Predicted 3D model of a 263-nucleotide part of an RNA (large-subunit ribosomal RNA, domain VI) from an Oscillospiraceae bacterium.
Its Rfam family is "Bacterial large subunit ribosomal RNA".
Its mean pLDDT, the model's own confidence on a scale to 100, is 88.
Lineage of the source: Bacteria > Bacillota > Clostridia > Eubacteriales > Oscillospiraceae.
Context: one part of a larger RNA
RNA sequence: CGAAGGAGAUUUGAAGGGAGCUGACUUUAGUACGAGAGGACCGAGUUGGACAUACCUCUGGUGCAUCGGUUGUUCCGCCAGGAGCACGGCCGAGUAGCUAUGUAUGGAAGUGAUAAACGCUGAAAGCAUCUAAGCGUGAAACACCCCUUAAGAUUAGAUCUCCCAUCCGAAAGGAGUAAGGCCCCACGUAGACUAUGUGGUAGAUAGGUCGAAGGUGUAAGCACAGUAAUGUGUUUAGCUGAUCGAUACUAAUAGGCCGAGGG
Repeated sequence: CGAAGGAGAUUUGAAGGGAGCUGACUUUAGUACGAGAGGACCGAGUUGGACAUACCUCUGGUGCAUCGGUUGUUCCGCCAGGAGCACGGCCGAGUAGCUAUGUAUGGAAGUGAUAAACGCUGAAAGCAUCUAAGCGUGAAACACCCCUUAAGAUUAGAUCUCCCAUCCGAAAGGAGUAAGGCCCCACGUAGACUAUGUGGUAGAUAGGUCGAAGGUGUAAGCACAGUAAUGUGUUUAGCUGAUCGAUACUAAUAGGCCGAGGG
């Protein structure tokens, strides 16, 4: 820009893309078969490998400042307690998130038309013959079925709902609006930007605060014991990023722009 007014939703599916794998074991059954040795088809079940997709409950990884321990040094006047630097100084743990080696799921089943092949009926050719007319069975291949994109499918589809018919102009056209949308702002289930989704005071969108979970592992101060290092009590404390809930305290204010009727 188109899709013959302008919008908001929900869809159909022309046409594409993806997937398509396979082992072992048990049973049928030591059956059929076979002199024996050996040893099935068909069918039923169990469990794997590789691959793919999704996710983080479990098992783990990471988790650059969440907690603790600790060395050296500088500083906060000193003690105590802390802060900076030293690869996050080093070490031990670890929430959310992201992850695989973790968890879950998938290939199936089924239908149609077939290939090779196997058949029925059957003449030409009194017989025979799957074929010439006719009719079947038949494969991981083909078309469906499964997952997914999809009406720029210009053949531009369908359904539902909303807005209505103002002003200037002879007309062309222009203006202001409607439904609605955008700008702008707070953000994330989104993300390089954009896009996308949520929210914008008629508000829980983010931060803060409060509460909780989870993490760390028992703070400081004080008291007591000990010459002291240290230990014990107060104290499963103190601290706590991302998680959950509540709460308008702070910030989403105020506002602007676009946007309809043709043949």